Context: one part of a larger RNA
Molecule: small-subunit ribosomal RNA, 5' domain
Organism: uncultured candidate division SR1 bacterium
RNA sequence: GAUGAAUGCUAGCGAAGUGCUUAACACAUGCAAGUCGAACGAAUUUAAUUUAAUAGCAAUAUUGAGUUAAAUUAGUGGCAAACGGGUGCGUAACACAUGUCUAAUCUACCCUUAGGUUCGGUAUAACUAUAGAGAUAUAGCUAAUCCCGGAUAUGAUUCAAGAAAUGAAAAUACUUGAAUGAAAGAUUUAUCGCCUUUGGAGGAGGAUGUGGCCUAUCAGGUAGUUGGUGGAGUAAUAGCCCACCAAGCCUAUGACGGGUAGCCGGUCUUAGAGGAUGUCCGGCCACAAUGGAACUGAGACACGGUCCAUACUCCUACGGGAGGCAGCAGUGGGGAAUCUUGCACAAUGGGCGAAAGCCUGAUGCAGCGACUUCGCGUGAAGGACGAAGCCUUUUGGGGUGUAAACUUCUUUUCUGGGGGACGAAGAAUGACGGUACCUCAGGAAUAAGGGACGGCUAACUACGUGCCAGCAGCCGCGGUAAUACGUAGGUCCCGAGCAUUAUCC
Numbered sequence: 001g002a003u004g005a006a007u008g009c010u011a012g013c014g015a016a017g018u019g020c021u022u023a024a025c026a027c028a029u030g031c032a033a034g035u036c037g038a039a040c041g042a043a044u045u046u047a048a049u050u051u052a053a054u055a056g057c058a059a060u061a062u063u064g065a066g067u068u069a070a071a072u073u074a075g076u077g078g079c080a081a082a083c084g085g086g087u088g089c090g091u092a093a094c095a096c097a098u099g100u101c102u103a104a105u106c107u108a109c110c111c112u113u114a115g116g117u118u119c120g121g122u123a124u125a126a127c128u129a130u131a132g133a134g135a136u137a138u139a140g141c142u143a144a145u146c147c148c149g150g151a152u153a154u155g156a157u158u159c160a161a162g163a164a165a166u167g168a169a170a171a172u173a174c175u176u177g178a179a180u181g182a183a184a185g186a187u188u189u190a191u192c193g194c195c196u197u198u199g200g201a202g203g204a205g206g207a208u209g210u211g212g213c214c215u216a217u218c219a220g221g222u223a224g225u226u227g228g229u230g231g232a233g234u235a236a237u238a239g240c241c242c243a244c245c246a247a248g249c250c251u252a253u254g255a256c257g258g259g260u261a262g263c264c265g266g267u268c269u270u271a272g273a274g275g276a277u278g279u280c281c282g283g284c285c286a287c288a289a290u291g292g293a294a295c296u297g298a299g300a301c302a303c304g305g306u307c308c309a310u311a312c313u314c315c316u317a318c319g320g321g322a323g324g325c326a327g328c329a330g331u332g333g334g335g336a337a338u339c340u341u342g343c344a345c346a347a348u349g350g351g352c353g354a355a356a357g358c359c360u361g362a363u364g365c366a367g368c369g370a371c372u373u374c375g376c377g378u379g380a381a382g383g384a385c386g387a388a389g390c391c392u393u394u395u396g397g398g399g400u401g402u403a404a405a406c407u408u409c410u411u412u413u414c415u416g417g418g419g420g421a422c423g424a425a426g427a428a429u430g431a432c433g434g435u436a437c438c439u440c441a442g443g444a445a446u447a448a449g450g451g452a453c454g455g456c457u458a459a460c461u462a463c464g465u466g467c468c469a470g471c472a473g474c475c476g477c478g479g480u481a482a483u484a485c486g487u488a489g490g491u492c493c494c495g496a497g498c499a500u501u502a503u504c505c
Stems, first nucleotide, its partner, number of pairs: 001504003005501005012376006018369002020334001025332003029329003034079003039076002042073014086287003096211007105204003110200002114196004118150004127140005156180007165172001185192002213259003220250003225247007262284004266277004289310005312323004340366001342365003348362001349360004379409004389400004414442006423432001449494005454475003460489005470477002
């Protein structure tokens, strides 16, 4: 000098930041991922209308059936849920940083190029019935942009042949031939979709050079191990996996083992070089009670999906089931120690939708904490050879001290009244917020402490105590005149803070 700090004493306000460093311990409750009726059948409600029956002389009323319109949504279907948010367990590794390569690759939505959108079929949820405490199970009916089959093929894919342009290298580009493979409709008629295909953008996978911890009281390690051939597998290369063959491969330039640790941009310190560090914010990685696995999908081996095992918790009609806060709040526990079970989608951004819109604990705000930094205030001017009190004294005096009182003034703050935003865009829409800010009135009014005073180190006397009580960062003070202990007065340093402790330079 610094801190995600804590502790003691003290405390007026505002702004911007920041706040479980420990138990990746366990979690009550609420919320955090939905949306589309312009994909689909169905159901419910309301309104209008037609008709039948009943009551009535009639107007009309009630009940049932049908049609039309509007609204709603449990289910099928689509897209999203792989983002956003959290944490740092693991990891010493191509995990990260940086530079290259991919002639070994994929890519939903979006933009873009060239075409197409044809003909049929079968199920299944919802619903109904039965059984069951329920989760569910069985049987029957039905729709689609659900699923399946046929046709066609500008491009495309695969195979074969040619020619020889680029390049280090052809599996690329070019030419010819053969084979293979598509589609779905909705609508308010404006459009929105669907299928094949070209290029792009952004994203992702893979390979590699270099770089960054400790330990030799770890010296040898390795059999899918190292390489080859052929296959399996993948979007793709590869012992990634398998069969066979060879015997290699790494290592004092530290292999192998052990310990510790997410990495970086950065941050702290320093004249620099270095050293330390990785909280907030940003990039990448890893993880989601513990361990394992795949499914769906453009993308996951998936925090709020599925299955299995384990531990724990809960429900049960004892047959069987349910759960996962390292999301936001919040609770217990641990700890020196770390916040509200708040408001709003108004803005920014995201998902779905043609749109209206819906959802969004992302985000925007507010609350709490002097935890940090910055800013402001606690009054200003005048006022005595100088009140009182207190301290001290050689008893003359000296100090506190222009300090107070008192006089004049001001109103930042404060209290009360009035007005009142920007942030919002072509219209509407403001949580914050009656906030910021403006204005009027009142009255010095509402606001100062902490540590130190032997030397280092700025600042001294008196009394008490008497190697006691105590102080102390180091040297050291205290045994009767203690500037070092305790109290008081005074002084010094900082100031809404001041000290102490811990850690780093």